[in-house]
RNA sequence: GCGGAUGGCUGGGCGGUUGCGCGACAUUUUGUGUCGUGAGGAAAGUCCGGACUCCACCAGGACAACGGUGCCGGGUAACGCCCGGCCAGGGUAACCUGAGGGAAAGCGCCACAGAGAUCAGACCGCCUCUCACGAGGUAAGGGUGAAACGGUGGGGUAAGAGCCCACCGCGUUUCCGGCAACGGCAACGGCAACGGCAAGCCCCACCGGGAGCAAUGCCAAAUAGGGAUCGUGAUCGGCUGUGCCGAAAGCUCGUCCUGGGCCAAGUGAUCCGGGUUGGCAGCAUGACCGGCAUGGUAACAUGUCGGCAAGAUGAAUGACCGCUGAAGGGCAGUUCACCUGCCUGGGACAGAAUCCGGCUUACGUGCCAUCCGCACAA
Numbered sequence: 001g002c003g004g005a006u007g008g009c010u011g012g013g014c015g016g017u018u019g020c021g022c023g024a025c026a027u028u029u030u031g032u033g034u035c036g037u038g039a040g041g042a043a044a045g046u047c048c049g050g051a052c053u054c055c056a057c058c059a060g061g062a063c064a065a066c067g068g069u070g071c072c073g074g075g076u077a078a079c080g081c082c083c084g085g086c087c088a089g090g091g092u093a094a095c096c097u098g099a100g101g102g103a104a105a106g107c108g109c110c111a112c113a114g115a116g117a118u119c120a121g122a123c124c125g126c127c128u129c130u131c132a133c134g135a136g137g138u139a140a141g142g143g144u145g146a147a148a149c150g151g152u153g154g155g156g157u158a159a160g161a162g163c164c165c166a167c168c169g170c171g172u173u174u175c176c177g178g179c180a181a182c183g184g185c186a187a188c189g190g191c192a193a194c195g196g197c198a199a200g201c202c203c204c205a206c207c208g209g210g211a212g213c214a215a216u217g218c219c220a221a222a223u224a225g226g227g228a229u230c231g232u233g234a235u236c237g238g239c240u241g242u243g244c245c246g247a248a249a250g251c252u253c254g255u256c257c258u259g260g261g262c263c264a265a266g267u268g269a270u271c272c273g274g275g276u277u278g279g280c281a282g283c284a285u286g287a288c289c290g291g292c293a294u295g296g297u298a299a300c301a302u303g304u305c306g307g308c309a310a311g312a313u314g315a316a317u318g319a320c321c322g323c324u325g326a327a328g329g330g331c332a333g334u335u336c337a338c339c340u341g342c343c344u345g346g347g348a349c350a351g352a353a354u355c356c357g358g359c360u361u362a363c364g365u366g367c368c369a370u371c372c373g374c375a376c377a378a
Base pairs, nucleotide, nucleotide: 001374002373003372004371005370006369007368008367009366012324013323014322015321016320017319018318020038021037022036023035024034025033026032027031040349044360045359047358048357049356050355051354052212053211054210055209057259059258060257061256062255063254066208067207068206069205070204071085072084073083074082075081086100087098088097089096090095101203102202106201107200108197109196110195123142124141125138126137127136128135129134150168151167152166153165154164155163169191170189171188172187173186175184176183177182216281217280218279219278226272227271228270229269230268231267232266235247236246237245238244239243250262251261252260288307289306290305291304292303293302294301295300328344329343330342331341332340333339
């Protein structure tokens, strides 16, 4: 200098005029004034996890169904997230990716091609015998295929084959390192330990109630505490007696047990019809944001100091003007680099709606840091 990889910051700035929303203060309170503040890193997707609210069966326990996650250790309110490791694959590397438990519980699939694709097989070929036809042996070589029942080399053989040997691979076992996933040395074994697929069903381990701010609560107002059909129960006891209380039966969670609730013109289901569409709260002080210190490889935790930064409701956060900034482009000073001056230029993805922690996707400008590779110079 060029190329590549990873992480972080930013999301133009300042001023003036004017139009809006919210809050605080003042006031002649019905209007006005002053001050403060007002859309993102993704506000998007609605994919995960929660906070919060309600739920007579959201009760307790045990099962089932359905769904989710899936190597080890740590973090977190929690997670399918984050951090650090292990292993596998890609890459020269820095790094990136991983739907990463189980194929010896069972079932299923591996099309086509090919002789043969699980307890397979002889097409071409090689060797022996035969005049030939053909017979026998073989799976090293070739072919088909994503994949052919270990690989390379040597010995041996008629030709060959783990048939034998060495190394590698694989399996078993002791020991060593590591919290662990796992890794390493060694010994033994020729080893059909039967290939792959579980983002095929399945098995195993762990986790999971439902609905959601249009949740929910209050105020005001209004109507018809309306009508029809079908089904079901109506037992016993007590008392102050026509009402009340208790029990049984019945109903009530996906199932069962325990407990509870409902129940006497109640209750279950279906259909028709009517009123309410207003206001307030929820509503932003949070598992919050930032600085410093300590601990930790890190994620993060603890302590301390400081801060309050939208809350609309048919939906505010806008418009105009001036100055100015980075990249880029052009001209000139000087032929080039650097530098200086002038002109131009001002770019994306895109907008809150209960809130928070993540993930995924889209994306312009500029900057910073670290690492890898190549070339050159000293």
Model confidence (mean pLDDT): 75 of 100. A computed fold for a 378-nucleotide RNA from a Paracoccaceae bacterium, annotated as Bacterial RNase P class A. It was read from a public genome assembly, where an Rfam model found it. Its Rfam family is "Bacterial RNase P class A". Rfam describes the family as follows. Ribonuclease P (RNase P) is a ubiquitous endoribonuclease, found in archaea, bacteria and eukarya as well as chloroplasts and mitochondria. Its best characterised activity is the generation of mature 5'-ends of tRNAs by cleaving the 5'-leader elements of precursor-tRNAs. Cellular RNase Ps are ribonucleoproteins. Of the family's consensus pairs, 95% are formed in the model. The source organism's lineage runs through Bacteria, Pseudomonadati, Pseudomonadota, Rhodobacterales and Paracoccaceae.